[in-house]
This record gives sequence, C1' cells and structure tokens, in this order.
RNA sequence: GCGGCGACCUCGGGGUGCGUGCCGCGUGUUGCGGCGGGCUGAGAUGCAAUCCUGCGAACCCGUUGAACCUGAACCGGUUAAGACCGGCGGAGGGAAGGUAUGGAUACUCUCC
Repeated sequence: GCGGCGACCUCGGGGUGCGUGCCGCGUGUUGCGGCGGGCUGAGAUGCAAUCCUGCGAACCCGUUGAACCUGAACCGGUUAAGACCGGCGGAGGGAAGGUAUGGAUACUCUCC
C1' cells in the first nucleotide's frame, strides 16, 4: 500500500399479525371498541389523529440486498380455527457512505 472478515460513526429501509374469554355498542348476522389470555417470531409496542396516517422506542435489514413488498382472498401441509411451515423464488421490486491528520520514542527490515 492492497484485499478479506469483523467492529464503530452517520444516514437510510422495513414490518408490527392471527386466535380467543368477558363486557359494552351495533346488527337480518358473524362487525367495532375496551380489558385480559393464547400462537408464531429478532420484533406483534407507546402516544396522537378528521380523512388509517404521523411521530417515537425496541428489533431486523442496507446492493455479496428472502429485512420487507407485489404475485396473494395463490398452491400444498398443519390446526378446533387461524396465524404458522414449505412452494412460488435461477420471479419482479427494494434502502450507503465513511473510519482521518500531526509529533515523539523504541524495535525490525531494506538501501547507501
């Protein structure tokens, strides 16, 4: 000096679901809200709000990109039911930059 891995700093991206018990409201119906539990996960959260969104916390991810979105009210499996697992997927999208400068001392190597 170069490269790899990791870390740090700043910036950015993302999701926040599915059940169920009680109560209240609504209703030719399986809906809404409040208070609790349960499931899977790294993460299912707080506040505000008139148009469902905004601002935070935590967590994950940032092109070597399956964090996350579309496809999708998809297909198969599982379950009391759903979330969930797998396919889809050598499909399409998807958010980055940096890690400095100067001096002194010691040791090692090289050259004269």
TPP riboswitch aptamer (THI element), 112 nucleotides, folded computationally. Its mean pLDDT, the model's own confidence on a scale to 100, is 75. Its Rfam family is "TPP riboswitch aptamer (THI element)". Rfam 15.1 lists 16,130 matches to the family in 8,693 species. It was read from a public genome assembly, where an Rfam model found it.